[in-house]
RNA sequence: UGGGGAAUCGUCUAAUGGUAGGACGCUCGCCUUUGGCGCGAAAAAUCGGGGUUCGAGUCCCUGUUCCCCAG
Numbered sequence: 001u002g003g004g005g006a007a008u009c010g011u012c013u014a015a016u017g018g019u020a021g022g023a024c025g026c027u028c029g030c031c032u033u034u035g036g037c038g039c040g041a042a043a044a045a046u047c048g049g050g051g052u053u054c055g056a057g058u059c060c061c062u063g064u065u066c067c068c069c070a071g
Stems, first nucleotide, its partner, number of pairs: 001070007010024004018054001027041004047063005
């Protein structure tokens, strides 16, 4: 420099263009003499910008970071 891929709650991971979900963790409550285990509840995210569309995590353009291949 060229080509390909990835970016989603704190972490990991889903999501035919149509309510962004699950697990773990955190917090609160129940349970327990206490802790742990167990049970219940709540909060928590789509990398930035723009475009297409009635509607975008998904499609298009551009930027950033990371990974792989070639030179």
The RNA shown here (transfer RNA) has 71 nucleotides and comes from a Minisyncoccota bacterium. NCBI's taxonomy places the organism under Bacteria, Bacillati, Minisyncoccota. Its Rfam family is "tRNA". By type it is a transfer RNA. RNAcentral holds the sequence, with entries from ENA.